Record summary: Predicted 3D model of a 72-nucleotide RNA (transfer RNA) from a Minisyncoccota bacterium. The organism belongs to Minisyncoccota, within Bacteria. Its mean pLDDT, the model's own confidence on a scale to 100, is 84. Its Rfam family is "tRNA". It is annotated as a transfer RNA. The sequence is in RNAcentral, with records from ENA.
[in-house]
C1' cells in the first nucleotide's frame, strides 16, 4: 500500500430485504428442611460510524474507524 475477513444485548453466536433470535451469564418466582440441579417470567441491543438504494435495510451499494489473516 493491495486484497480478503470481522464489528449484532454483561459474554459467545444466529438472522442471504419484512416484529432482531439463541446459548451461559443477571433479577424475580415456583419447586427443596437447605443449597445445587430443574420449571417459569422479567430486564438488558437506538446491529461499529456517516450517507446513499427501497414502501422497508442486521441484510444491498459507498466512505471512514477499529480488529485478524494474506501478499509486498
Nucleotide at each position: 500500500u493491495g486484497c480478503g475477513g470481522g464489528a449484532u444485548a454483561g459474554a459467545g453466536a444466529a438472522a442471504u430485504g419484512g416484529u432482531a433470535u439463541c446459548u451461559c451469564g443477571c433479577c424475580a418466582g415456583g419447586c427443596c428442611c437447605a443449597u445445587a440441579a430443574c420449571c417459569u417470567g422479567g430486564a438488558g441491543a437506538u446491529u461499529g460510524u456517516u450517507g446513499g438504494u427501497u414502501c422497508g435495510a442486521c441484510c444491498c451499494c459507498a466512505a471512514c474507524u477499529c480488529c485478524c489473516g494474506c501478499a509486498a